[in-house]
RNA sequence: AGAGUUUGAUCCUGGCUCAGGAUGAACGCUGGCGGUAUGCCUAACACAUGCAAGUCGUACGAGAGUUUUUAACUCUAGUGGCGGACGGGUGAGUAACACGUGAGAAUUUGCCUUUAGGAGGGGGAUAACAAUCGGAAACGAAUGCUAAUACCCCAUAUGCUUUCGAGUGAAAUGGAUUUAUAUUUAUCCGCCUAGAGAGAAGCUCGCGGCUGAUUAGCUUGUUGGUAAGGUAAGAGCUUACCAAGGCGACGAUCAGUAUCUGGUUUGAGAGGACGAUCAGACACACUGGAACUGAGACACGGUCCAGACUCCUACGGGAGGCAGCAGUGGGGAAUUUUCCGCAAUGGGCGAAAGCCUGACGGAGCAAUACCGCGUGAGGGAAGACUGCCUAUGGGUUGUAAACCUCUUUUUUCAGGGAGGAAUCAAUGACGUGUACCUGAAGAAUAAGCAUCGGCUAACUCCGUGCCAGCAGCCGCGGUAAGACGGAGGAUGCAAGUGUUAAUCGGAAUUACUGGGCGUAAAGCGUACGUAGGCGGUUUGUUAAGUUAGAUGUGAAAGCCCCGGGCUUAACCUGGGAACUGCAUUUAAAACUGGCAAACUAGAGUUAAGUAGAGGAGAGUGGAAUUUCAGGUGUAGCGGUGAAAUGCGUAGAGAUCUGAAGGAACACCAGUGGCGAAGGCGACUCUCUGGACUUAAACUGACGCUGAGGUACGAAAGCGUGGGUAGCAAACGGGAUUAGAUACCCCGGUAGUCCACGCCGUAAACGAUGUCAACUAACUGUUGGGACCUUAAAGGUCUUAGUGGUGGAGCUAACGUAUUAAGUUGACCGCCUGGGGAGUACGGCCGCAAGGCUAAAACUCAAAUGAAUUGACGGGGGCCCGCACAAGCGGUGGAUCAUGUGGUUUAAUUCGAUGCAACGCGAAGAACCUUACCUGGGCUUGACAUGCCGGCUAAACUCCCUGAAAAGGGAGGUCCUUCGGGAAGCCGGUGCAGGUGCUGCAUGGCUGUCGUCAGCUCGUGUCGUGAGAUGUUGGGUUAAGUCCCGCAACGAGCGCAACCCCUACAAUUAGUUGCUAGCAGGUAAAGCUGAGGACUCUAAUUGAACUGCCUACGCAAGUAGAGAGGAAGGAGGGGAUGACGUCAAGUCCUCAUGGCCCUUACGUCCAGGGCUACACACGUGAUACAAUGGCGACUACAAAGGGCAAAGCCGCGAGGUGGAGGAAAUCCCUUAAAAGUCGUCCUAGUCCGGAUCGGAGUCUGCAACUCGACUCCGUGAAGCUGGAAUCGCUAGUAAUCGUAGAUCAGCAUGCUACGGUGAAUAUGUUCCCGGACCUUGUACACACCGCCCGUCAAGUCAUGGAAGUCAGGAGUACCCAAAGACACUCGCGUGUUUAAGGUAAGACUGGUAACUGGGACUAAGUCGUAACAAGGUAACC
Repeated sequence: AGAGUUUGAUCCUGGCUCAGGAUGAACGCUGGCGGUAUGCCUAACACAUGCAAGUCGUACGAGAGUUUUUAACUCUAGUGGCGGACGGGUGAGUAACACGUGAGAAUUUGCCUUUAGGAGGGGGAUAACAAUCGGAAACGAAUGCUAAUACCCCAUAUGCUUUCGAGUGAAAUGGAUUUAUAUUUAUCCGCCUAGAGAGAAGCUCGCGGCUGAUUAGCUUGUUGGUAAGGUAAGAGCUUACCAAGGCGACGAUCAGUAUCUGGUUUGAGAGGACGAUCAGACACACUGGAACUGAGACACGGUCCAGACUCCUACGGGAGGCAGCAGUGGGGAAUUUUCCGCAAUGGGCGAAAGCCUGACGGAGCAAUACCGCGUGAGGGAAGACUGCCUAUGGGUUGUAAACCUCUUUUUUCAGGGAGGAAUCAAUGACGUGUACCUGAAGAAUAAGCAUCGGCUAACUCCGUGCCAGCAGCCGCGGUAAGACGGAGGAUGCAAGUGUUAAUCGGAAUUACUGGGCGUAAAGCGUACGUAGGCGGUUUGUUAAGUUAGAUGUGAAAGCCCCGGGCUUAACCUGGGAACUGCAUUUAAAACUGGCAAACUAGAGUUAAGUAGAGGAGAGUGGAAUUUCAGGUGUAGCGGUGAAAUGCGUAGAGAUCUGAAGGAACACCAGUGGCGAAGGCGACUCUCUGGACUUAAACUGACGCUGAGGUACGAAAGCGUGGGUAGCAAACGGGAUUAGAUACCCCGGUAGUCCACGCCGUAAACGAUGUCAACUAACUGUUGGGACCUUAAAGGUCUUAGUGGUGGAGCUAACGUAUUAAGUUGACCGCCUGGGGAGUACGGCCGCAAGGCUAAAACUCAAAUGAAUUGACGGGGGCCCGCACAAGCGGUGGAUCAUGUGGUUUAAUUCGAUGCAACGCGAAGAACCUUACCUGGGCUUGACAUGCCGGCUAAACUCCCUGAAAAGGGAGGUCCUUCGGGAAGCCGGUGCAGGUGCUGCAUGGCUGUCGUCAGCUCGUGUCGUGAGAUGUUGGGUUAAGUCCCGCAACGAGCGCAACCCCUACAAUUAGUUGCUAGCAGGUAAAGCUGAGGACUCUAAUUGAACUGCCUACGCAAGUAGAGAGGAAGGAGGGGAUGACGUCAAGUCCUCAUGGCCCUUACGUCCAGGGCUACACACGUGAUACAAUGGCGACUACAAAGGGCAAAGCCGCGAGGUGGAGGAAAUCCCUUAAAAGUCGUCCUAGUCCGGAUCGGAGUCUGCAACUCGACUCCGUGAAGCUGGAAUCGCUAGUAAUCGUAGAUCAGCAUGCUACGGUGAAUAUGUUCCCGGACCUUGUACACACCGCCCGUCAAGUCAUGGAAGUCAGGAGUACCCAAAGACACUCGCGUGUUUAAGGUAAGACUGGUAACUGGGACUAAGUCGUAACAAGGUAACC
């Protein structure tokens, strides 16, 4: 000192949470020792038992005991004195002179100190005691006797009072000892009066310290006076009379809470929280009231009364008060021993000895806290064992252990042994010897708790599988969890450690130090103005504030500093500093304030003008709508996206004339004007407010702000009375729609208008309070003024407004910027996370509607602002694509083929599922394939390899059983140095095997957007940042292709090019290809010699680049039936697929992590299935015919393969045959459409060929399920196909055939090849997809997004509520104890009053049928209100 958490990312605002400290703590787990502290925070609840205040015989009489019966001593019930007002406890009450602090005057004071004086003379009682009586007891009654330092009277006395005459008013010669001997002396203790002191106590005042205004008025002895009383003393303290005061927004009264302080704790401090222990003060003593005694009490262990409770009782009456120390019950999360001692310190009494002292000193219990110590130290690598992990090599546990050496704090035992004692001596509870010292023994007796995803130090394995669970916040867990549980390891602290609670901090998150308010929460709708706050210039004075000095005080302890004592520390102790305060006093006089005097710059007044929808009232006007009356006139009008309702033949609409009535004022009109704001718009008049300008004069700070207060205050709404043309909530109807209580249409009432009166709110906004001062520039406009100037214009300066741009500055950014959101000052208002909620309750206002003021429980970890990048929009712009359009041909209808879904099945193996699955994996399921099913077999295995043991060659051939696999049998038999080897078999052990699961654990490969033109980087620059720029802009292109411009300059992956095929040419080469010329030759034929010219083959080159011309253009480039050229603007085609997206596809190609199976989920075999079939879809084949079918004749390819030609047989499939060919040589191999001729004549046909019957061929171990083909016969549907939909832009579509892969056989599929060979494109409005720019956004899983409300279910807190229950306080009245006071000779009476009772209200709290809304809760219902123009812009 900060950190985590809102977002895809960013900055801000803002809350929540964490790390630190501290505790009179509690709980979990654990626990060796010592020192020092601390220990009922809850029930001021109730208390058994014991103890906590007595003492004095030197005040008194009396009695008892002891003794040696003289004297003396001891004890004490009573009288008397002193003390029980201290000490100890507790914090209920108390918001108060209770406390703190500082002052003050009208007082008292036992014991103590000191000063002065005195103490003379008398008297009568009474307890004890005696005996009597009452009572259960407690206790009491009457009679008699007696003493005093008990009580009373007289005298005297300083003193006090006084009207100055006087009045009043004391005592104890007592006690003890001693001395002398009969009343003396000395000493001590006492007594009385008066004064002083010390300490103590009472009283008064200033200031200080809690919450609530949803408590605003309180008070009648109340405030003051006079008189009297009363007190120790002042005083309404009390009483009578008089006056009507006193307190309060600087918070009275009321309510709630609470002992206060020194201090404790936290904090850098300022502050905050607290008020245990210790210390000072106060209050209380079962609850309430009261006085007595006394120096002192209204008295904790005293009295009286009342009440509640407990106990005793003979029922008549009595007794009691632990908030003293222990202790008990109870309450509670929770707090100790019924201990020892007066040895020390202190207190009471006493002359003293002494007695008493649960004060105190100690011990006990408790890890409750703080402090200290220990649980060993050194060496020790084979880096042992074990555990855990592992890549199997090892790593880690770990020098840790074992083992060796050493030490003894602690522990145990033994010995010695203080100080605390002050005083010559005696005196120690602690402590049968404590601390401490010495010796002995022996590593011996001693480690846990929490954590390990981030914050936050510390990581792996196993288990679990959104389960169990964790969690302070974020969040983990759905089969590879570093977050759950266990283990190993690690980290932190350590006799403790974690958790919980409450507190300060961090939190500048209440901001005095030290925050904010345009958009995040926050400026009152506006003005006027009271209190208050603040206030111009100069001089004098004062000294309240202020500053300085001095003095007093600020208790001690504590904190801090320097020392000292316990071995150290905690702890204790000496000194100092500090206590920031208060008071008194002396100075100063700058500033603020007061007083006085002056000034004119603020403010205001007067004069002359100016502009204006400023306000109020009265009147006037024209245009338009509507209605009414009349004329003309005829069938529609009106309305909408389209319609309908509506109006109209009873004459609408249209048009003309006239009339009525109400409301609003076109053009002018302008980011123009006026007003405080709301607001104000035809014209005229009357009344009236403000502003501005100019120059002088006057007043002389008269000012600014403004809590409460007052006034004004849009629209809607309310009341009363008018008015009502148009418009128009509600309402009615018509449409739209799934619905349509809406949007659209036709009607239409309140209302809108006027007068008077309410309401008092708006996104009442510039979301920006008012006033003042200062701080760049430019420009427009309104009202004035000055100067210059003009024909009119105009120009310069200035002032009051009102706009725009923009700099510094400010701001989170956006933005603002002399009209500040800049820099300052003054005053007011307001804010403190989101929701609940501007709600409830209460109060005030209102006729009502409602307004103002204004919470809490509960709930969430966010909510919000600005900006960024994307994505999206039923936003915009621009561009492209067989995207549409223009065309050609199809699909969708039929039959068949094939794939899929579904269904079926023992099995119909599995995968692929919008585009981008569906003639797909599969370039070919009869067996095999094969993964599926049924059945039959095998278990180291069908396949690989290591080791151990045993046996034998292994192949191969044959026979038997069997469906086969398999089983059984026979034959067969290698090399050798004889040790064995190679190979095989059998048994065993490691292992094999798996088309089993997870493509959401993966690699690789592939599809798709898309052959779309994009995707990025470095440096620089801009921005707080995410990011931007570059890549945008203007053009251009197929293209981020190129050019120009530009805070960018460059670069990379893509584009293009380089590669292949094809189109042209050249060169080289010339067999198997070719044949022009020459020669030979045939029935014919490059057949032969020969040739390279041609074609062709296959290698190398060339050629095309907008290069040339014209036009346009800055250029890039574009256009041109341009030229040339085989080819022209990428010539055509292919290969080539950027960054990425879809958790896209594939674990069944392959590879692979993890999981699973192991006499089976492996493997072998036979048969079956993958070929099923009410149905649905996709892709194809063939057709429906004459551009055709059929028959006959006849011509021209390319590319590929490895096979088979001729001949002969068969209608044919095919058979036979085997020349030739390991291929430019031979074969497959006749290309077909086209062409020529003929026929059919529009028909279910000479179209079409499905289906079925029969007969065959071929392949193969085998064509039944389940092959292909051939021949003969049969001859179905179908006559061009609904909604919808697909392909294609040129050698393309369409059409025609050919070949190949797979393959024993099996193609309408697939992949290639060539032949014939079109139509159309004016174009980009629309549909789909895409690129770029821009805009809005509440989306970011990104519109298949987000999200609202009712209803239904559950849970929670809360408001209202007929009532009901309780509480405290107050008022009035009744009754009234004890006591005090008054009166009284007395009995008694009166006054006051606790408790009790009654009455009516107010307040607070609990509860309640029913009821209101609210919050929360993965997958309920209905719609779709908001976010995009959210599909009717949204909102107040």
Molecule: small-subunit ribosomal RNA
Organism: uncultured bacterium